[in-house]
Fluoride riboswitch aptamer (crcB RNA motif) from Acidobacteria bacterium 37-71-11, 62 nucleotides, folded computationally. Its mean pLDDT, the model's own confidence on a scale to 100, is 79. It was read from a public genome assembly, where an Rfam model found it. Taxonomically the source falls in Acidobacteriota (Bacteria, Pseudomonadati).
RNA sequence: UGAAAUGACGGCGAUGGGGUUCGCCGGAACCGCCUUGCGAGGCUGAUGACCCCUACUGGUGA
Numbered sequence: 001u002g003a004a005a006u007g008a009c010g011g012c013g014a015u016g017g018g019g020u021u022c023g024c025c026g027g028a029a030c031c032g033c034c035u036u037g038c039g040a041g042g043c044u045g046a047u048g049a050c051c052c053c054u055a056c057u058g059g060u061g062a
Stems, first nucleotide, its partner, number of pairs: 009026005016053006032043004
């Protein structure tokens, strides 16, 4: 000086916040589905998973 492994730390897991947990990544992880004439059009879910809050949607009652 370079490389690898491990630990720590940080980041990410299709739209917000908090907690727990799992997985992935170290400039990568990640960036949903369907139709299409590739111009465009349509659909689901605030979670990777669980719980709570907020927003949104549907139904019922006052």